[in-house]
RNA sequence: CUUGAAAAAAGGUAAACCAAUCAUGAGGUUGUGACGCAAAGUCAUGGGUCUUCUGAAAGAAGAUUGCCGGGCUACCAAG
Numbered sequence: 001c002u003u004g005a006a007a008a009a010a011g012g013u014a015a016a017c018c019a020a021u022c023a024u025g026a027g028g029u030u031g032u033g034a035c036g037c038a039a040a041g042u043c044a045u046g047g048g049u050c051u052u053c054u055g056a057a058a059g060a061a062g063a064u065u066g067c068c069g070g071g072c073u074a075c076c077a078a079g
Base pairs, nucleotide, nucleotide: 001079002078003077004076012037013036018031019030020029021028022027035066041072042071043070045069046068047067048064049063050062051061052060053059054058
C1' cells in the first nucleotide's frame, strides 16, 4: 500500500427494558443491562426517517451516524 471480516488475540463499544434527570417534542445524559457491532471510532457533509413551529404552496428550527452513502483516522489477519 492492497484485500478481507470465516476463525483467533489485545483492546473497545453497548440495543431493548427499568430508574433518575433535561427537552414542548423527536430525543439527550447518567446508572443498570448486553441485543448486537470489524469501524456501532469520528464529521449532521448528501440522501432517508422522525419532532416542533409557521403555513395555501412551502418554509424554518431541531433529532438521528446502532438507517444508507461520503470524508478523515484506527485494530486484527493475509498478501